c-di-GMP-I riboswitch aptamer from Pelotomaculum isophthalicicum JI, 94 nucleotides, folded computationally. Its mean pLDDT, the model's own confidence on a scale to 100, is 86. Taxonomically the source falls in Pelotomaculum isophthalicicum (Bacteria, Bacillati, Clostridia, Pelotomaculum). The model forms 90% of the base pairs in the Rfam consensus. The RNAcentral record of the sequence draws on Rfam.
[in-house]
This record gives sequence, structure tokens and C1' cells, in this order.
RNA sequence: AUAACAACAAAGCAAUCUAUGCCGAAAGGCAUAGGGCGCAAAGCUACGGACCUAAAGGGUUAUUGAUUUGCCUUACGGUAGCCGGGCUGCCUUA
Repeated sequence: AUAACAACAAAGCAAUCUAUGCCGAAAGGCAUAGGGCGCAAAGCUACGGACCUAAAGGGUUAUUGAUUUGCCUUACGGUAGCCGGGCUGCCUUA
């Protein structure tokens, strides 16, 4: 330097859930504590796919006294612990 993650060491992260506080229209996220499903990239990155949400916008023959409400659509909002790609990286092995 390249490849690999079967086993080893030290360390690390932490789903669901619970409590408190906060951000957000929502999805969801953040902080602290408890907890421990799991993770060799469960470190970083929304680039491709997928999925979640739909405030603003658009549509609508429905609805309303109405500029209301409903429905449809839409990401510029999210998920990196859905998959792939990109960047970085510990131990060990070859």
C1' cells in the first nucleotide's frame, strides 16, 4: 500500500420503550437520565432508488355564507438503524 472481517484486544455507538424539557404544520428530530434490540463502520454524506410527512404552492365537477372544509397532487421537510453510491476510520489476519 492492497485485500478481508472467521476469531482476539481496547474502546465506541445504541433500536423499541419510559421520564423531563425543547424544536417542528406533520413526518420526525434534539438534550439529559434509565434501558440494552442490535451494530465492524449503527462514523460522515440525502447523490440514485425506496419509504414517511404535506406547512407553503397547484388542481378540484365535491362542500360552505365564505377567501370555509374535504379530496387529489407536490419536498424546498425527513429516514444514513431501508438498500446502493461517495468520503473517512480501530484491532487483527493475509